Overview:
The part of an RNA shown here (small-subunit ribosomal RNA, 5' domain) has 504 nucleotides and comes from a Dehalococcoidia bacterium. Lineage of the source: Bacteria > Bacillati > Chloroflexota > Dehalococcoidia.
Context: one part of a larger RNA
Order: sequence, then C1' cells, then structure tokens
RNA sequence: GGGUGAACGCUGGCGGCGCGCUUAAUGCAUGCAAGUCGAGCGAACCUCUUGGCUUCGGCCAGGAAGGGAAGCGGCAGACGGCUGAGUAACGCGUGAGUAACCUGCCCUUUGGUGGGGUAUAGCCUCGGGAAACUGAGGGUAAUCCCGCAUAAGAUCCUUCUCCCCUGGGGGGAGGAUGAAAGCCUUCGGGCGCCAGAGGAUGGGCUCGCGUCCUAUCAGGUAGUUGGUGAGGUAACGGCUCACCAAGCCGAUGACGGGUAGCUGGUCUGAGAGGACGACCAGCCAGAGGGGGACUGAGACACGGCCCCCACUCCUACGGGAGGCAGCAGCAGGGAAUUUUGGGCAAUGGGCGAAAGCCUGACCCAGCGACGUCGCGUGAGGGAUGAAGGCCUUAGGGCUGUAAACCUCUUUUCCAAGGGAAGAGGAAGGACGGUACUUUGGGAAUAAGCUCCGGCUAACUACGUGCCAGCAGCCGCGGUAAUACGUAGGGAGCAAGCGUUACCC
Repeated sequence: GGGUGAACGCUGGCGGCGCGCUUAAUGCAUGCAAGUCGAGCGAACCUCUUGGCUUCGGCCAGGAAGGGAAGCGGCAGACGGCUGAGUAACGCGUGAGUAACCUGCCCUUUGGUGGGGUAUAGCCUCGGGAAACUGAGGGUAAUCCCGCAUAAGAUCCUUCUCCCCUGGGGGGAGGAUGAAAGCCUUCGGGCGCCAGAGGAUGGGCUCGCGUCCUAUCAGGUAGUUGGUGAGGUAACGGCUCACCAAGCCGAUGACGGGUAGCUGGUCUGAGAGGACGACCAGCCAGAGGGGGACUGAGACACGGCCCCCACUCCUACGGGAGGCAGCAGCAGGGAAUUUUGGGCAAUGGGCGAAAGCCUGACCCAGCGACGUCGCGUGAGGGAUGAAGGCCUUAGGGCUGUAAACCUCUUUUCCAAGGGAAGAGGAAGGACGGUACUUUGGGAAUAAGCUCCGGCUAACUACGUGCCAGCAGCCGCGGUAAUACGUAGGGAGCAAGCGUUACCC
C1' cells in the first nucleotide's frame, strides 16, 4: 500500500447492486417448510330430484350430476433447503478403467396384455386404556395380494461353432424357469400395465498422480498378507466365514500425535510464491450422541421406522410424546450478525389427462453505512476586506469571497396528477401506485472524522509543570512543550473517518 462475512469509537442525506451467527454440530415456545391423484378403489356425509309415509319436526326406498373428511392403492417424500461436527481418506482434484456393475420417471424400438381366486382397511357391533393407541367378531373394493395358461425375446443348464480375450459379442440344437391391470372416451382413440433391446441421464466400484505440521511418534499389523472353497452384493474384493500358508507395511517416513471438509476459486504479489476456502458453483460428510435394518430404481433415509444413551415435556404413575445444522423467531454464548413480513406473478420442483393443488426452493419487501459504485449537501456575483474569534512588534495580520446581500438553479426533498416492462397466446403482477414521468413549491431537508515533533502533508497562543497525560517506532512532559489539554489556524479523507484484529 492492498484486502476483510468484520467489530469498536465519533458521525450520518439519498439511490443501485451485493452481503449479514466466523462463537455453543448449545437448548428450543409458536407458526409454516411435502405433498398430490376421484380419469386406480369401495364409501360415510352434503347439495339436487322421484315415490311412499308423516305426529308436518322429518323418516324410508330409489335416481342423476357435482362436492367430499377419513381409508385402501399409486407416484413423490433419496430432489430441493441447512450445516462443517467428523474425515489426512480414492474424501477431494485430475486422468484412466469396469470383459466386475445398477439406473424409477424420459426417448427410440420389438412382442404381449388370456382366464380365475380370497384377503384386508375404511364401515358396523362389542370391548381395553387417562392418553398415545389398541383387541375381538361381521361384511366389502381395486391398477392390493395369490395361483393357472402362454413366452418372440430374456435368464439358467448341457452341447457345437465363429470373433474376441477376466464373467464380452454373434449364430445353431436340446432342456428348464419366470409376466401382465386396468381407467377414460366424442368410440376415432388416449393414458396405463407386462417382458425384452438400444439410448440418455444419474450413480456404484477400481487404479496412476497430486493433497498440512510433527521423528521430543521408529517400528506397525492377527482378518493382519496371500491362497483354496463357500456365503454375500447390482458388482470386483478378507466384504464375511471355514481351512491352509506366513506373510504384508516402513527413513521415498509406516504406525502414532496435532490440525483440517476438498475443489473451481478469493486476497496479495511484477512474477515466482504466500495466505485463505464467506457469498456463488461442483463433490463429500452429518441431521441430539451411538447402533441397526425395513421399504424402494435409488436411503441405511434432516421434517420415516426400531433399539440404547443424555435431555425436555405430558400422565389418572400403568404408560406415553419429542428432535429448527429448513424459514422466521426465543434463550444462551459472544466484540458481533436481520422480519415470528408478502407472493406463488416469474424461474424451477412434486403429483395430476387436465383444471389445479402443494412448494419459508425461489421471487420480492423489511432491518443493518457491513461492503462497493453513483449522486447530493448548491451555482454565479459580492471588499468598505463588516461583526465575532484568534494572533500581534498594537501598526496590523489570519479566519476570508468565507458570511451578509443580489441574481439563478432544483439533482435531492415535499405535494398533486399520470403510471409501466417483467406475462412468448385471451385473462392473470407479490414487488407496487414501485421505477419512470408531468406540474407546483422552496436554498430549501443534508458534514463529519482523524491528524498537524521526525518518519508524514499540516503552527501559533494559553493551561499544565516527569503531574495530568501522549505514544506505531524514535521518543515527548521536571515553568516559555509546534509531541499532554483547550482554542484559533492548517493538512488529509469524506457519508464517512479513525482504532483494533487478521492475511499478502
């Protein structure tokens, strides 16, 4: 000199764009943050309507369309959002490999969708419990569940053959195995379902290289290292197990300890390098601490389940409920970090045929000079150099064209009127009566902070008297202090200016 997610002191007019718990991965009141589909299914109930009965309150039976709580079923809840605890690791970065693999929805394409069955929730009846919830009996539907049939292709076994070479691909023969679901319709069809092939996308796994400090850590290791066989997985593999062998790693730093999420990048620097990893983007990891599996294409699953622990809450003491490192907000910690706001209008996501519903993602608004950029606090004239203040050699000098005063302007500001784009197609805009614009008003609403001994731009007076104090370094102060305090003046920067902390 530059920089910061800053804080503190003094001060503070406006706007654009950004950013805002770096500390306790501490604990959380309250609300919201993941639902949707009636064109999968049965159906309480409501509206309408027909008939019968009526004690005029309604009741019973039926019909059509619409709405529809709860329930069954499907898809989504593995995305999006948050955090950085752990992790020195194939975690990340980069480049390869997978002949050892998976991939819902989507795209292309091939073939199929035949015929049956009995359960169960909701519901009804009866119970248990304070509650959370739960038991028994009865009856019911489906794109729920289960057999049967069929199998082009698929998978497996045997066998022949060609190309290849880890379990890859093609062809032939024989055998075995396993599918399906319907809904809507304007009757044209549409959306689905099942089995394959290919693609796309997303992922799993493996390897080369790179990735902080410490030797005052020198030896480490028993599933340890390898083999055979088996199990397991989508898949290779001590991943797991039985048996066998005794290996494997290490001064090119094993093992241990400390610290740390990694990267694109950011800051600085002429560069080399050094430091950092906020916001944004990619990857990883975590969801009170620890462990586990279930479902599923995908999880070992933040707002799912089970167990243990700690904590909080309810309780009728028998037993239960909970998890803000989602958005707001509260307490606490701290030098320190915001509203319990508006809207789904846009972008994007989930579901749905669609209308649409949901969306604290997101878009906006609010708060904060936290940062950056821009603008303003007026412009021109104005000497008799007014008054006041300070200094003075008492003549005068400085403040100073500064003010007053005259002329002018209106960025800002105030008031009133008009008023968007953002919405590709008719309508539909939270922001917002905002931006912008027109008219009117009036210099009106708007300047501070630090410094002035040298480094370092800027000096005098008074007070103080090694006191009070200053200070980044050198150093000032003990009676004339340009260094302390105040004043006048001056220098620098400016809606900021200084200080502190940290990095180059």
It was read from a public genome assembly. Rfam family: Bacterial small subunit ribosomal RNA.